[in-house]
Predicted 3D model of a 1473-nucleotide RNA (small-subunit ribosomal RNA) from a Patescibacteria group bacterium. Its mean pLDDT, the model's own confidence on a scale to 100, is 84. The RNAcentral record of the sequence draws on ENA.

RNA sequence: AUUUUUGAGAGUUUGAUCCUGGCUCAGGAUGAACGCUAGCGGCGUGGAUAAGGCAUGCAAGUCGAACGAUCCACCUUCGGGUGGGUAGUGGCAGACGGGUCAGUAACACGUGGAUUAUCUGCCCUCUUCACAGACACAACUAGUUGAAAGAUUAGCUAAUGUCUGAUGGUCCCGCAAGGGUAAAGGCGCAAGCCGGAAGAGGAUGAGUCUGCGGCCUAUCAGCUUGUUGGUAAGGUAAUGGCUUACCAAGGCUAUGACGGGUAGGCGGGGUGAGAGCCCGAUCGCCGACAAUGGGAUUGAGAACGGCCCAUACUCCUACGGGAGGCAGCAGUCGAGAAUCCUUCGCAAUGUGCGCAAGCAUGACGAGGCGACGCCGCGUGGAAGAUGACGCCCUUAGGGGUGUAAAUUCCUUUUAUAGGGGAAGAACUUUUGUGACUGUACCCUAUGAAUAAGGGGCUACUAAUCACGUGCCAGCAGUAGCGGUAAUACGUGAGCCCCGAGCGUUAUCCGGAUUUACUGGGCGUAAAGAGUUCGUAGGCGCUCUGUUAAGUUUUCUGUUAAAUCUUUGAGGCCCAACCUUAAAGCUGCAGAAAAAACUGGCAGGGUAGAGGAUGUCAGGGGCUGAUGGAACCCUCGGUGUAGAGGUGGAAUUCGUUGAUAUCGAGGGGAACACCAAAAGCGAAGGCAUUCAGCUAUGGCAGUCCUGACGCUGAGGAACGAAAGCGUGGGCAUGGAAGAGGAUUAGAUACCCUCGUACUCCACGCUGUAAAUUAUGGAUACUAGCUAUUGGAAGUGUCGACCCUUUCAGUGGCGAAGCUAACGCGUUAAGUAUCCCGCCUGGGGAGUACAGCCGCAAGGCUGAAACUUAAAGGAAUAGACGGGGACCUACACAAGCGGUGGAUCACGUGGCUUAAUUCGACGAUAAGCGAGGAACCUUACCAGGGCUUGACAUAUUGGUGAAAGCCCAAAGAAACUUGGGCCUUCUGCAAGGACACCAGUACAGGUGCUGCAUGGCUGUCGUCAGCAUGUGCUUUGAAGUGCUCCCUUAAAUGGGGUAACAUGCGCAACCCUUGUCCUAUGUUACAAGUGUCAUAGGAGACUGCCAGUAAUAUACUGGAGGAAGGCGAGGAUGACGCCAAGUCAGCAUGGCCCUUUGAUGCCCUGGGCUGCACACGUGAUACAAUGGCUGGUACAGCAGGCAGCGAAGCCGCAAGGCGGAGCUAAUCCUUCAAAACCAGUCCCAGUCCGGAUUGGGGGCUGAAACCCGCCCCCAUGAAGUUGGAAUCGCUAGUAAUCGCGAAUCAGCCAUGUCGCGAUGAAUAUGUUUCUAGGUCUUGUACUCACCGCCCGUCACAUCAAGAGAGCUGGCAGUACCCAAAGCUCCGCUUUUGCGGGAUUAAGGUAAGGUCAGUAAUAAUGAUGAAGUCGUAACAAGGCACGCGUAGCGGAAGCUGUGCGUAGAUCAUUUAAUUU
Repeated sequence: AUUUUUGAGAGUUUGAUCCUGGCUCAGGAUGAACGCUAGCGGCGUGGAUAAGGCAUGCAAGUCGAACGAUCCACCUUCGGGUGGGUAGUGGCAGACGGGUCAGUAACACGUGGAUUAUCUGCCCUCUUCACAGACACAACUAGUUGAAAGAUUAGCUAAUGUCUGAUGGUCCCGCAAGGGUAAAGGCGCAAGCCGGAAGAGGAUGAGUCUGCGGCCUAUCAGCUUGUUGGUAAGGUAAUGGCUUACCAAGGCUAUGACGGGUAGGCGGGGUGAGAGCCCGAUCGCCGACAAUGGGAUUGAGAACGGCCCAUACUCCUACGGGAGGCAGCAGUCGAGAAUCCUUCGCAAUGUGCGCAAGCAUGACGAGGCGACGCCGCGUGGAAGAUGACGCCCUUAGGGGUGUAAAUUCCUUUUAUAGGGGAAGAACUUUUGUGACUGUACCCUAUGAAUAAGGGGCUACUAAUCACGUGCCAGCAGUAGCGGUAAUACGUGAGCCCCGAGCGUUAUCCGGAUUUACUGGGCGUAAAGAGUUCGUAGGCGCUCUGUUAAGUUUUCUGUUAAAUCUUUGAGGCCCAACCUUAAAGCUGCAGAAAAAACUGGCAGGGUAGAGGAUGUCAGGGGCUGAUGGAACCCUCGGUGUAGAGGUGGAAUUCGUUGAUAUCGAGGGGAACACCAAAAGCGAAGGCAUUCAGCUAUGGCAGUCCUGACGCUGAGGAACGAAAGCGUGGGCAUGGAAGAGGAUUAGAUACCCUCGUACUCCACGCUGUAAAUUAUGGAUACUAGCUAUUGGAAGUGUCGACCCUUUCAGUGGCGAAGCUAACGCGUUAAGUAUCCCGCCUGGGGAGUACAGCCGCAAGGCUGAAACUUAAAGGAAUAGACGGGGACCUACACAAGCGGUGGAUCACGUGGCUUAAUUCGACGAUAAGCGAGGAACCUUACCAGGGCUUGACAUAUUGGUGAAAGCCCAAAGAAACUUGGGCCUUCUGCAAGGACACCAGUACAGGUGCUGCAUGGCUGUCGUCAGCAUGUGCUUUGAAGUGCUCCCUUAAAUGGGGUAACAUGCGCAACCCUUGUCCUAUGUUACAAGUGUCAUAGGAGACUGCCAGUAAUAUACUGGAGGAAGGCGAGGAUGACGCCAAGUCAGCAUGGCCCUUUGAUGCCCUGGGCUGCACACGUGAUACAAUGGCUGGUACAGCAGGCAGCGAAGCCGCAAGGCGGAGCUAAUCCUUCAAAACCAGUCCCAGUCCGGAUUGGGGGCUGAAACCCGCCCCCAUGAAGUUGGAAUCGCUAGUAAUCGCGAAUCAGCCAUGUCGCGAUGAAUAUGUUUCUAGGUCUUGUACUCACCGCCCGUCACAUCAAGAGAGCUGGCAGUACCCAAAGCUCCGCUUUUGCGGGAUUAAGGUAAGGUCAGUAAUAAUGAUGAAGUCGUAACAAGGCACGCGUAGCGGAAGCUGUGCGUAGAUCAUUUAAUUU
């Protein structure tokens, strides 16, 4: 250079959506630890915490070829020789090797340079020299002393020990003359070898200086006196304030000094696409340290296993005194989650000494322990069932585990045993030499033999079923799971992942573009400083020349080795691992070149910027004067009883004359109309009018300067309201305060007063929703329109208008941008430059610290802890004490009721052995129940039965069975006993049946309507609800279905990015009103057709007129029985209320069922119980009436265990009777009110009929609890009903009776039907209720019965303050001061004394960082505590920001400001005319 390599997301805020934004997960890694498990090998790796303390052994010696002495062995020719050792003198080494990371933020490290400012033992090269003399001290000998360590005295002695002299150059000093300084010998027969001295050069190592680079903190901003520099001297191997004296007053710092915290640095390691981020184990380089602190000596070089002193600790001691330093290798204690053997060897590699042999070497080479990591191998292979056993599931059929096992055949890696058996070996004259090691490896033998676990299975995330449990036990990385059907807990089975490992925890990187250089943002989500000026800094117009700092290219040096990447080769069977070669390693320095751009220098220019001149506008600022309206006060006049205030009132003022009105005077504050979306100013802000002073800006032309510009960290100035200080002023308004109301309360809202304040002057404060929630500057990128200030053109007598243009202020909008809303030449578009700010929510703009302030307070500004969200925009709903339109017996207009009385029925409550159960606002309560004396019946008491009252199947036995009858006890059920009868097949067997015993099972009105089906109520007979396709939107979604007219209606029409469709509406169905036809038993005397049955016609805004828009339609009219849906019914969209029903029925699950059943049977009782409360009704309170008498007119419907006539009896209920009727034929069945007469005369009555007594009738086994009816008697409350509330719009309300279902009878006054008589009112939609459509706000979506704030009380936690107390750290001042160096004095050597300096120690006042504390205060968290209801809707007083006062608390009020306020009105703009 080419090539190659190179980036994944998911869960979680919401009813849903998009965005912002955090939290969490999937990956990789580790010197790891913990849990469960564990067959083997290779290669690595292993005290990270207490630089805490250490028993024991070893880790540095060597040289007799430097020296004297001495010991042992052997040989001996006794002369001596050979070999080995001991302590000492002397030399070299001990400054390397090995360990650790405490300190250190520094030239410590890395990288590149400098040293003309230096040293360097051993090693290499070269030159020269090596002469003469002398001396001492160990060892040793003899003493003294001590427990010891040791010390000391006297004496002897050698040397490569020491000293003196000589010589001396290319050595040193000096300009020179000149002066000064060395040495050692040993071995060998010898040759020679090993040494010595001086000098020069090299190599190696070291010292010093220096550019650049790499942590956090400004809540550390000023630091420094040897400090900065100079001169001189000293010191050093060497430069230098390194030290001293003197002189000068400097030096460092916002490019972060000084201080504090943390930390050995690097090569490199982990991760990552990269850029980065994190780390600095093992290996290597450098540094520092060696119990803590200080010090020198020796030496080429300095102190882990040397010395001296001090301190702490440990040990020995005869108490006098001594000894010691594992951060060397092993090992031990301690602390800790946690880290190994007191092994073998110098065989290899290397080091020290030695001529050498050799000696030494815990460096090193090896082995041991630990799954701590990486890599490799194995735990067997093949066949083997429509598929064993076991276990699990099941729809009961079957399925899964699963070819898995068993079984058959095969193999032997590994493990075991036996045999063989290396390389690593080089050196060395020869001989000899392997710790590992009988190891690796090879061969043979036996036999599937010796070898599988861990985690998970709701989603993310691969993999599910059953049982147990029942918001418990528990799980959880996040979301979350568990309250009786849990794929989420526990167990089992199955499955998934990895595999001698698998999970968990901790930490780092990644994902996170979530600090954004690569690569983010700031209108509303976190984020533009309140505004301007301006310093440093950053950035900057045009032309020419030059330079070469940046920049680019080439070359050179370096970037240690190892690691890493690429390529090639090799060694262990492969791999991991190791060996080897080449290149790279983005860096630094030097050299050469280029000159476009940036920078520097020089010289020009005028487009940026500025100045002069002209002109114009303006609530710009400051000062002084001035005017009218309003208000309050005072005085005077008129005048009389109220005024004022409110939702309504009261406090208050007024007969001492208010309010009202007129006149006069005084006072302070603010300036209506003009006025505007307008104007000016940097912002805050600025308005009567006039004058003075003063600043800025726009426009047009000409002239001048010549880049003078933009931004702006620190800094400075200005800065609403409130507040503070001093002095004035005080009319109005008005925090605080007082009073009156409202209220449960009302520290508020409303009212009456009212202090500070509001005003002025001077000073302070420095904050606001200081907002366009939008920093400043420059350039570019469609327009239309309005308006303010200029200019030019056309034109005019002049002007308006018109056209163009510059500068402002608004509206709508192309492109583009935006999460959307929206912005859009006044950008939130496209770009450049500079500044400020943000990084989840809360804690908190709080604490501490600092600065400012008189104070209030402001500026700067954290953490612990807590939490999975907080948030923005938009969407669909729901809601609003928001708005618009519309509808309804919703209100209004009417009629009649309820609520008061008595009774009936239902419900609650109470009672009870039981008073069975369900239903509870509307949408429970004359409801389930359309018939509780027994039965019903589900409840209670008592007595009985147990395969059962009922169903199916089966085994065994008995019997002919079944059936029928009788008797006894008993309340009955039931139990016991007895009798009659003798089946089918020809008989047996068998069948059917019954009983007994047994098995499955039956049974349950037991629970769950919140597991369900079905059915039902309700909104509501309201007009809505939904889909397809298309279109719009990133999307949720929207459109259609909005709008206008109309309708009972989403009914129809018009318009329209929609066009269609479905379920609803309407229609089809039934009844009824008119007519026609057919038939005609019953109806009537006939024949007909009032009538019955069946079928048809008719009504459609079809016709006319008007209105409206020509449509749809509406209003009126004609005709018609009926007119605009003719009347009534049936019919109930999508859905809501977990509405109702497990007791109509059905049904999942659960529960009860051999004995005291939650099943079944029976008798009796209860469901009817009565202080009371509620609901629905009946009857009344009377004269529109009661009573008595007479008289008239219906319709629906029912009838054989039935309806029951006539007639007779009874006052009556009823009885006897039994005709007729299976019904248009007979019966129920005489309808009643009405009408006609009479009477009563307003009273508790001739009203009213409750209650009670007596006597009867009917049903039924049975009327006591507990039936209905009749007669006689009795004759209660009640004289029209408080607050409140219900029904009804025409054949309706109201009034009157009749029938039916259920039913033996009936508690029916109920319910469902039928007809008779038959009204009043509706101006209308303001209000109440309910509903529909559109729109608006929302912090609600369990959807306002929502959400939610604060105090108080309780519990827990964290942090701050706190009288103080304790400790650490770094200094300052002073005192004292060891060893040592140095200076001075004395001294013969030696030593003694003193001075200066210093470690440690002490004293004092402070700083700083921690720990702890009575107490008071704050914050956070915690299923169901207390008080209120502040916020979200106009949240019921719009909310919020700043500020001040007040109040249990949220909060309230004053003042200024904001809209992030609803509603209404006005205005502007757009559109149309």
Its Rfam family is "Bacterial small subunit ribosomal RNA".